[in-house]
RNA sequence: AGAGUUUGAUCCUGGCUCAGAACGAACGCUGGCGGCGUGGAUUAGGCAUGCAAGUCGAACGAUAAUUUGCGGGAUCGCAAGAUUCUGCAAAGGACAGUGGCGGAAGGGUGAGUAACACGUGGGCAAUUUGCCCUUAAGUUGGGAAUAACCUCUCGAAAGGGGGGCUAAUACCGAAUGUGGUCGUCUCGGGCAUCCGAGACUAUCUAAAGGCGGGGAUUCGUAAGAACCUGUCGCUUAAGGAUGAGCCCGCGCCCCAUCAGCUAGUUGGUGAGGUAACGGCCCACCAAGGCUUACGGGUAGCUGGUCUGAGAGGAUGGUCAGCCACACUGGGACUGAGAACUGCCCAGACUCCUACGGGAGGCUGCAGUCGAGGAUCAUUCGCAAUGCGCGAAAGCGUGACGAUGCGACGCCGCGUGCAGGAUGAAGGCCUUCGGGUUGUAAGCUGCUGUCAUGGGGGAGCAAGGGUUGUAAUACUAAUAAUAUUACAAAGUGAUAGUACCCCAGGAGGAAGCCACGGCUAACUCUGUGCCAGCAGCCGCGGUAAUACAGAGGUGGCGAGCGUUGUUCGGAUUUACUGGGCGUAAAGGGUGCGUAGGCGGUUCUGUAUGUCGAAUGUGAAAGCCCACCGAUCAUCGGUGGAACUGCAUUCGAAACUACAGGGCUAGAGUACAGGAGAGGAGAGCGGAAUUCUUGGUGUAGCGGUGAAAUGCGUAGAUAUCAAGAGGAACACCGGUGGCGAAGGCGGCUCUCUGGAAUGAUACUGACGCUGAGGCACGAAAGCUGGGGGAGCAAACAGGAUUAGAUACCCUGGUAGUCCCAGCCCUAAACGGUGUGCACUUGGUGUGGUUUGGUUUGUCCCAGACCGUGCCGGAGCUAACGCGUUAAGUGCACCGCCUGGGGAGUACGGUCGCAAGGCUAAAACUCAAAGGAAUUGACGGGGGCCCGCACAAGCGGUGGAGCAUGUGGCUUAAUUCGAUGCAACGCGAAGAACCUUACCAGGGCUUGACAUGUAACUGCAAGCUCCGUGAAAGCGGAGUGCCUUCGAGGGUGUUACACAGGUGCUGCAUGGCUGUCGUCAGCUCGUGCCGUGAGGUGUUGGGUUAAGUCCCGCAACGAGCGCAACCCUUGUGAUUAAUUACUAACUCAGCAAUGAGUGUACCUUAAUCAGACUGCCUGUGAUAAACAGGAGGAAGGUGGGGAUGACGUCAAGUCAGUAUGGUCCUUAUGUCCUGGGCUGCACACGUGCUACAAUGGACAGUACAGUGGGAAGCAAGACCGCGAGGUGGAGCAAAUCCUUAAAACUGUCCUCAGUUCAGAUUGAAGUCUGCAACUCGACUUCAUGAAGCCGGAAUCGCUAGUAAAGGCGUAUCAGCUACGACGCCUUGAAUACGUUCUCGGGCCUUGUACACACCGCCCGUCACAUCAUGAAAGCCGAUUGCACCCGAAGUCGCUGGUCCAACUCGUAAGAGGGGUAGGUGCCGAAGGUGUGAUUGGUGAUUGGGAUGAAGUCGUAACAAGGUA
Repeated sequence: AGAGUUUGAUCCUGGCUCAGAACGAACGCUGGCGGCGUGGAUUAGGCAUGCAAGUCGAACGAUAAUUUGCGGGAUCGCAAGAUUCUGCAAAGGACAGUGGCGGAAGGGUGAGUAACACGUGGGCAAUUUGCCCUUAAGUUGGGAAUAACCUCUCGAAAGGGGGGCUAAUACCGAAUGUGGUCGUCUCGGGCAUCCGAGACUAUCUAAAGGCGGGGAUUCGUAAGAACCUGUCGCUUAAGGAUGAGCCCGCGCCCCAUCAGCUAGUUGGUGAGGUAACGGCCCACCAAGGCUUACGGGUAGCUGGUCUGAGAGGAUGGUCAGCCACACUGGGACUGAGAACUGCCCAGACUCCUACGGGAGGCUGCAGUCGAGGAUCAUUCGCAAUGCGCGAAAGCGUGACGAUGCGACGCCGCGUGCAGGAUGAAGGCCUUCGGGUUGUAAGCUGCUGUCAUGGGGGAGCAAGGGUUGUAAUACUAAUAAUAUUACAAAGUGAUAGUACCCCAGGAGGAAGCCACGGCUAACUCUGUGCCAGCAGCCGCGGUAAUACAGAGGUGGCGAGCGUUGUUCGGAUUUACUGGGCGUAAAGGGUGCGUAGGCGGUUCUGUAUGUCGAAUGUGAAAGCCCACCGAUCAUCGGUGGAACUGCAUUCGAAACUACAGGGCUAGAGUACAGGAGAGGAGAGCGGAAUUCUUGGUGUAGCGGUGAAAUGCGUAGAUAUCAAGAGGAACACCGGUGGCGAAGGCGGCUCUCUGGAAUGAUACUGACGCUGAGGCACGAAAGCUGGGGGAGCAAACAGGAUUAGAUACCCUGGUAGUCCCAGCCCUAAACGGUGUGCACUUGGUGUGGUUUGGUUUGUCCCAGACCGUGCCGGAGCUAACGCGUUAAGUGCACCGCCUGGGGAGUACGGUCGCAAGGCUAAAACUCAAAGGAAUUGACGGGGGCCCGCACAAGCGGUGGAGCAUGUGGCUUAAUUCGAUGCAACGCGAAGAACCUUACCAGGGCUUGACAUGUAACUGCAAGCUCCGUGAAAGCGGAGUGCCUUCGAGGGUGUUACACAGGUGCUGCAUGGCUGUCGUCAGCUCGUGCCGUGAGGUGUUGGGUUAAGUCCCGCAACGAGCGCAACCCUUGUGAUUAAUUACUAACUCAGCAAUGAGUGUACCUUAAUCAGACUGCCUGUGAUAAACAGGAGGAAGGUGGGGAUGACGUCAAGUCAGUAUGGUCCUUAUGUCCUGGGCUGCACACGUGCUACAAUGGACAGUACAGUGGGAAGCAAGACCGCGAGGUGGAGCAAAUCCUUAAAACUGUCCUCAGUUCAGAUUGAAGUCUGCAACUCGACUUCAUGAAGCCGGAAUCGCUAGUAAAGGCGUAUCAGCUACGACGCCUUGAAUACGUUCUCGGGCCUUGUACACACCGCCCGUCACAUCAUGAAAGCCGAUUGCACCCGAAGUCGCUGGUCCAACUCGUAAGAGGGGUAGGUGCCGAAGGUGUGAUUGGUGAUUGGGAUGAAGUCGUAACAAGGUA
């Protein structure tokens, strides 16, 4: 720091996803040790049990056990004494009690709380503070009770009640008053109320003792007391410290689909209340107060923590500060302070009960149940640190210190180290050679951490107390007490732990995840869109590096992965740091309020701003340095930092504020012009329609074509007159005006704005503009008019498969006017408004200046408007470009992936339609912009082709042949399937072929190679038995030889053979097709961010990307053409088997034999044709047209030759070949059958339907070829197929008949003298064999068929058409097929509109599997989320009312009362009190609203889903833009 993912590819926009870090985590697999941390995040759900707050006897009474002393009794004993009982006193301090202090701390939790709760900084002149510290003063003298205890009594219990006795540091008066307090006065200060100090007399106001020591004096029987002294207490006051309370500034989440809230509400006066200010409370008065209030949701806040470069974002567990809570709600009491383990009441729940009534509160530590994905021991100790009490010892302390459990986290250590190649075995892979695991192991040497065993063994411990000594203070005191120093014994939960030493032995200690890309790491096997994986893209349909297993590799390591959450990446909310023409995004337009921003100059102030200082910013944490634990995590010390807040001082440039000026912004006045600017009124002509009349007659109208419609009742057409409504041709123009919507005949009236020009005035008056107000096309709505034309709806006619459309004929709302609504548009320049700046060119509208003029005609300028083209710059590109989308400033609006959705709900506006505002669940990995290359278009342009047209002949109808489909079958083997399968593989299925079926056999095999063993000398041949044959069984005969069994052969065994089994979608090779179409590319350069473009486009031309010219291109390659073969002409050479002109011979002649190579011919080499020549056209080019010459003329004809590529085209059955399957069978041999099967359909052919013919007779002319298991002549036989026989010929020598044509005769238009199918009979030939299933011959038979529907095929010249001939395959043949050959030999082409195919350029595109594309909506089915809905069920809450607990306060108080006062007393008073009662008041109840959640028959749309149904709306002119 980035990466993957939209596309065929590209750039951009934009979302989704990943790599990082973190966690109080959980889950899966695995798990050696230690240290330091950390651990109920959910049900603030319920809790059994134990513990978590006590202490003080030096405040007090009483006192048990026990101890001591004194006394008495009893027993034992001689006695000393022992035991025991009992009384008194002292010590002691258990269970309780009175009293004091503490139970308000510590500990837990985060429910509530959006708040002065918290944070930060201030204030209290408006307060309080137990214990503690300092200072000052005091501590006098009395009184009356009451627990405990005893007794009676109620109750199941909890718990009470009555009577009696008693103490205090408990309680109550009194005294004193340093002081304090109220009042008055003076002084000082301040911040308004006020604060501080002082003076005055007057008012009110306090206390408690305990424990030591002393012994002079006094008292006392003694103990002791008074007294002196010390100490701990107590009281008053002042100050301090600490804690608390209250107030204020600022900061502090989301929702405006919460916009208004508020009656104690806001303020005042008075009274009350509080420690204290205050509507805190009350009475009265006034009518204010607040506004992101009010309402809803969520949440403890902070220091910090995590992340991040930072700014930020998220978070608030442990630790620390604050707050809140303690079963839920309410309340007070006590106290310095208030309630987790105090009290009262109500409620829910649990427990006890004798049913009357009681008890309880783990959100303390452990623990339990429940819920949950999930969170520990019912441990040890007060040794340490703290806290409470105490004078102290000490006691208490689930705070705390420790240990335990959990890999929950962080940190550290180990599981060994070194050497070692036969590169072992095994595993895996393999091209079978090997590679890899891998120095890895074994083996050798060494070490000893951790764990294990044994031994030693800390620190945390210092205090306090006691005793002793010394000093100091106090004191009368060497006593006591306090302080300090020294000495002594003594205190450890963890724990015999850390640590150290010894021992032994590599011994006890490695897993998890991943390996397609992102992302480090690859192979085999299995599976076969199955099973499965997946964070995103995506893998899996028989060769999966993506599933599963294995081997190997990579990563991390006592852990590793997964899941969840947060930040990051994400500049994807943009302050740092984004955008809005087309990707999401400019409000429809203006006016204008608040707000924001604002020209120039001077003076002042000091809001922002800047500087300095001070205070604060707790500690911990982060960072830095050093130090301590062996290191580290961890800890300690110090520093820095804490970016903040407050106060004080200073500066004055900018900003702001106050004041005074200026004129450049803005505005006002004046002048003459321009304009469809707006409103109202009037007027006009053309046209349509209608009405009336005239003329006139059969059609009109309409369309692609028609029909509906109109018309003989007179239409259309035409003339005249009239009516009525609406709109204003030409001018008219990217001309004008207006803010936008919008505005168009002419005239008048009223009226708005802008521009220009020249001067004067005001003096910043400006810009923008949330809300607000106004305007706002068309359609629509309400009421009233109007209605010619047009025209939703509707009707009819067409079209169509349908046609609720497009087309036609009609036609109503509406369109028009008045009044009022609606308020939306692709309201678009898809571009908010204003100002400023930044090269140009060229039009046009308005005003004006100058030149020049008769003239504003023209030219040159200025300003304002409106267009086009372009520079820089900008932009993803397209494009924009002084009218910016450039460069800046100011202000407003808006955007944040696609769909759901501009929808639902709510609110608001509207008469309604509907508008404005505006979500979520769910779902997808895209949706999109611009440009590129293709492909496509019922887009365009140009061009070509037997493509059409013009012709000739066919096919489609018949019969037959042949191939295919289908059917059948035991099998009808397999393949080929639009063109480009179908007389195709097959150039030849009776057996064989043959792959298929039935049956019978063989198993190293029909065939190949190798090894081993054995046998015989083979093999082969002959014969026999059986059998359908194959085969099986048997007999005979039968080699070479170096004598080794060498070759060959057989048998057995093992490797293996074999397979026309499967996959042509694993392949090679070959082939078809587009297409013999003219295309397809490359190098360098240039252009573009890029995909790409250019070249290859353009102007001509060609059969051609053929050539020429031009051009940011210049060249080149594969194709085209040419080179090759053949044919057409000639020459040369050669001359047998070819030829025969001349010559010779033979023959009557035909002819034959020579000579010969002239001719024909043969076959080799050359020549020839190149637009070379001429004329014209053309850019003078290329080229084209015509002509000459020539056998041939513009590639002369034909062939071979097939670019880059396309179709997963065809072929595993021609061969080859990966994989896979079979192996006594899917191999192989044999017999027979089948491939020939036949209701049918199609393709390709043959023969015909006849007279351009048929039959018969006569007669003429080819070429390509073939021939030895062959072709076969002459001759003979047969009607014939053919037979007999065999001359000649391995061939220019021999064999192999040409037919149509031509000549003549008959047939005379018929199912015929046409046609020949079918059938019968008899034969011939081939062959082992013609039954299934051959061909041919002869005789007989004589079917359909009389030129073929829709449709469709071939052909442009030696072609079509017609005629025959040859050959391959082959024993024969289904050949009418295929491949060739010659003979006869035409017609037509105006032309490119249309059909098909193709090429180039261009255009559109939502296509790229590329139009056989893409894609929309209803319906049907399934699933999911959601809205509405009669209602139903909750939750929260407002208001009104009812009831009203506890309790404070008020009133009352007839009940009761010891202390004080009066009184001798009785009693009275003062004061209080039980009780009663009033206000308030929780829970509860009733009624009525609001908000919110759930559910709901039914219903609405939405999303998703495999190949469902119907159509075809969109994308091309998408077929109606």